[in-house]
Context: one part of a larger RNA
RNA sequence: UAGUAGCAGCGAAAGUCGGGUGAGAAUCCUGACGGCCGAAAGGGCAAGGGUUCCUCGGCAAUGUUUAUCAGCCGAGGGUUAGCCGGUCCUAAGAGACACCGUAAGUCGAAUGUCUCGAAAGGGAAACUGGUUAAUAUUCCAGUGCCACCGUGCAGUAAACGCUGACGCCCUGGGGUCGACCGAACCGGGCCUUCGCCCGGUCGAACUGUCCAAGGUCGUGGAAGCCGUAAUGGCACGAAGCGACAGAACGGCAGGAUAGUGUAAAUCGGUUCAACCUGGGGCCCGUGAAAAGGCAAGCAUGGUGUUCGUACCGAGAUCCGACACAGGUGCCCAUGGCAGCGAAAGCCUAGGCCUGU
Numbered sequence: 001u002a003g004u005a006g007c008a009g010c011g012a013a014a015g016u017c018g019g020g021u022g023a024g025a026a027u028c029c030u031g032a033c034g035g036c037c038g039a040a041a042g043g044g045c046a047a048g049g050g051u052u053c054c055u056c057g058g059c060a061a062u063g064u065u066u067a068u069c070a071g072c073c074g075a076g077g078g079u080u081a082g083c084c085g086g087u088c089c090u091a092a093g094a095g096a097c098a099c100c101g102u103a104a105g106u107c108g109a110a111u112g113u114c115u116c117g118a119a120a121g122g123g124a125a126a127c128u129g130g131u132u133a134a135u136a137u138u139c140c141a142g143u144g145c146c147a148c149c150g151u152g153c154a155g156u157a158a159a160c161g162c163u164g165a166c167g168c169c170c171u172g173g174g175g176u177c178g179a180c181c182g183a184a185c186c187g188g189g190c191c192u193u194c195g196c197c198c199g200g201u202c203g204a205a206c207u208g209u210c211c212a213a214g215g216u217c218g219u220g221g222a223a224g225c226c227g228u229a230a231u232g233g234c235a236c237g238a239a240g241c242g243a244c245a246g247a248a249c250g251g252c253a254g255g256a257u258a259g260u261g262u263a264a265a266u267c268g269g270u271u272c273a274a275c276c277u278g279g280g281g282c283c284c285g286u287g288a289a290a291a292g293g294c295a296a297g298c299a300u301g302g303u304g305u306u307c308g309u310a311c312c313g314a315g316a317u318c319c320g321a322c323a324c325a326g327g328u329g330c331c332c333a334u335g336g337c338a339g340c341g342a343a344a345g346c347c348u349a350g351g352c353c354u355g356u
Stems, first nucleotide, its partner, number of pairs: 015033006034353004042332004048312002052310001053077006062070002082145002084308003088122002093116006100108002126143005146304008161294003167282008178271006184201007202259001206254005215244005224234003260265001283287001318327002335347003
C1' cells in the first nucleotide's frame, strides 16, 4: 500500500415508547401500547437426556449481532410416598437344566421342569387444602382407606361356582362435568338519570343411603293381543297386578361452625363428554392368559422395607455433527362466535414477541 478489495451469509412471525440496572443497553429487568399462537406456539405424561432445575457471583470462550442475559463459566442448594409407578401376574417370545445326537461342543429340533418377559395388558388401598427460591396425591393440616401379623369376641364356613375377562358397526335409556338459556344474590366497569355490560355464587376421596334397564318368582289366563327408535314377544303362559335381589366416576345425607373466597357463597331448564345399563347387525376374521378377587364377620394394637420422583419433553435440554424450517408415542378432545366438522377464520384460559 489499507479503514483497502468487497457486501456472500446472519436459517419463514412485530415491535414501539417510558422507567430501571450498569463502565457500557435495539437485544437484560420492568410498565404501557401494539402484535402472534390458541386440535397450539396452551396443560399433563412416556421414551430419551442427566443436573440442563433453583440461588448467588461472573463474561475469556460458547450464543450466527450485542449482552449487564443465558440450557455458557464458578460456587452453593434442591428430588421426602403403606395407598403415583416399579416391585407381583401372565402374553408373543427368551433363557437354564435334564434327555438324545457328536470324536467333541459356547451346536441342535421335540419333550419335561424351572426361570425371565408389559413403568400403555391384569392388579389391595388417598383425597382436599396449605407450604418452598427449587419437591410434593410423597412434607404439613384435616379427613379417609388397604394388606399382613398379634389379641379378644363371634363362627366351624364341604364342594361346585362367580369374577378377573375382552371384536367391529348401528342404536335406546339413565347420567355428571362442560356449554348454553332464565331468575336471584355478591363484586366490578360505564353512566346526570334510565339502565346496560363483565365476572363470580366453590367445596374431594371416603362412609351411608336411593334406583333404572334386564332378570327371577308369585298371581293372572290372552286364540289375536302386547310392545319397540328398530329387530320383536306369547298356552313351553302374553297383557295386567305384586314381591325379591339388582347400576353409575349418578342423586341425596354425612365428610364440612374442615378448607377456600373481598363478598355472595342459590334455584330452575335445555343439550349432554366421562361413567352406567339394554337392544340389534356383521364374520370363509368369532375377537388373550395368569396372578389376584368374591363367597368369608366385628373390635382393638402393631407393621408397611426397597427403587424411581429435580428439570426439558422440543422451531434451544431427545434423535438428526449445529440453539438445524426434519423426525418423535399417549392423554386433556365438549372453551366462545359460526360450522357437518378435531376444516378455514377471529377470540378466551394459558403461552409468546428468541421460529434470536